[in-house]
Molecule: Bacterial RNase P class A
Organism: Acidobacteriota bacterium
RNA sequence: CAGCCGGACCGGACGGUCGCUUCCGCCCCUUCGGGCGGUGGGAGAGGAAAGUCCGAACUCCGCAGAGCAGUGUGCCGGAUAACGUCCGGGAGGGCGCCCCGUCCUUGCAUUUUUUGCAAGCUCGGGGAUGACUCGACGGAAAGUGCCACAGAAAACAUACCGCCUCGUGCCGCAAGGCCGCGGUAAGGGUGAAAAGGUGCGGUAAGGGCGCACCGCCGCCGCAGUAAUGCGGCGGGCAGGGCAAACCCCACACGGAGCAAGACCAAAUAGGGAGGGAGUCCCGGCUUCGGCCGGGACACGUGCUGGCUCGGCGCGUCCCACCUCCGGGUAGGUCGCUAGAGCUUCGCAGUAAUGCGUGGCCCAGAGGAAUGACCGUCCUGCCGGAUCACUCCGGCAGACAGAAUUCGGCUUACAGGUCCGGCUGCUAA
Numbered sequence: 001c002a003g004c005c006g007g008a009c010c011g012g013a014c015g016g017u018c019g020c021u022u023c024c025g026c027c028c029c030u031u032c033g034g035g036c037g038g039u040g041g042g043a044g045a046g047g048a049a050a051g052u053c054c055g056a057a058c059u060c061c062g063c064a065g066a067g068c069a070g071u072g073u074g075c076c077g078g079a080u081a082a083c084g085u086c087c088g089g090g091a092g093g094g095c096g097c098c099c100c101g102u103c104c105u106u107g108c109a110u111u112u113u114u115u116g117c118a119a120g121c122u123c124g125g126g127g128a129u130g131a132c133u134c135g136a137c138g139g140a141a142a143g144u145g146c147c148a149c150a151g152a153a154a155a156c157a158u159a160c161c162g163c164c165u166c167g168u169g170c171c172g173c174a175a176g177g178c179c180g181c182g183g184u185a186a187g188g189g190u191g192a193a194a195a196g197g198u199g200c201g202g203u204a205a206g207g208g209c210g211c212a213c214c215g216c217c218g219c220c221g222c223a224g225u226a227a228u229g230c231g232g233c234g235g236g237c238a239g240g241g242c243a244a245a246c247c248c249c250a251c252a253c254g255g256a257g258c259a260a261g262a263c264c265a266a267a268u269a270g271g272g273a274g275g276g277a278g279u280c281c282c283g284g285c286u287u288c289g290g291c292c293g294g295g296a297c298a299c300g301u302g303c304u305g306g307c308u309c310g311g312c313g314c315g316u317c318c319c320a321c322c323u324c325c326g327g328g329u330a331g332g333u334c335g336c337u338a339g340a341g342c343u344u345c346g347c348a349g350u351a352a353u354g355c356g357u358g359g360c361c362c363a364g365a366g367g368a369a370u371g372a373c374c375g376u377c378c379u380g381c382c383g384g385a386u387c388a389c390u391c392c393g394g395c396a397g398a399c400a401g402a403a404u405u406c407g408g409c410u411u412a413c414a415g416g417u418c419c420g421g422c423u424g425c426u427a428a
Base pairs, nucleotide, nucleotide: 001424002423003422004421005420006419007418008417009416010415012377013376014375015374016373017372018371020044021043022042023041024040025039026038027037028035029034046399050410051409053408054407055406056405057404058257059256060255061254065309066308067307068306070253071252072251073250074249075089076088077087078086079085090137092134093133094132095130097127098126099125100124101123104120105119106118107117108116109115138248139247143246144245145242146241147240160188161187162184163183164182166180167179169178170177171176196214197213198212199211200210201209215237216235217234218233219232220231221230222229223228261334262333263332264331271325272324273323274322275321278297279296280295281294282293283292284291285290298316299315300314301313302312303311341360342359343358345356346355347354348353378397379396380395381394382393383392384391385390
């Protein structure tokens, strides 16, 4: 310098004319309800207003309780009104760095062969580290289940190729080949994954068979709020993966939603059909058919996710409640914008954030306003002129529009600025 990746911010500006919505002041009119009246001033669409994915504020229902089922989250600590969000830390993976070994290539040396050294590259193992990056990060020795195809075998698992010992075996001059009993799981092959990995030794050949390092399990000590880390000792050790499979463990959770809901006015059909839960006792009246009132137990039924228990209410034939059909209204006012609000500075904190002081008020429409035109400038691209500075012309300026509000997440975005990282080139 160029390209790529990640993150943050801006994302057209100013002026004029006319127009729209709302708030405030003044004036005019008024049937006193108010007015599409006039005039002046203030304000008027986002970082995502999108998605409707989480969480809440707020409103209403429910005596609002307990349990089961169900749903959600899932390393540790902190922030927050809360969250599946955010901040910090930890473990694991990737990238980059160092060491060792292996395959291949090139170069040099050497007794041609051979051997050694160096560089590059592939693969494997180990180590330390980072202003990097990533994920749905509790448990696989509680249990069940799945892993296609390929492969000998996919989990109480396996011997296809191969390696080794033996045989009065067979063939062969011999080297060796074939067959059979036995041993083997290191090498090769298949696969995403194959009885922990690498190296050395040992073995008939192999194998934790032995040893070293790493991994795993258990115990102890130290550091840390903790996750976890480091160190020591012991053990050859449960042969994989998947829990965004069922499941186990821990924690949390009433429901519905501004089309919530409150008030005013008006109208209709307090319509029709079907279903629908009882016994006893006491008192009074009686026209002796029964009626009225109260109580007990039982039954029925409603109560904003399902079931059970509990609770509250109503009803048991003048009937609660349920289902279906049909009718009226869908008008107006509120909810509706001063908030878990924004912001300068200071303090505490690694940070998210919290506290304090001062300042500010930044849409509230109601089928849905926030616009149109003109001029100048800005940004980018293309072309031309100029030694350069610079000038001229043309084209374009993203994603996209509040509807109760707020904290997040996810998605979209032309162009510009800044920060960080990686790769390449160039210079020192």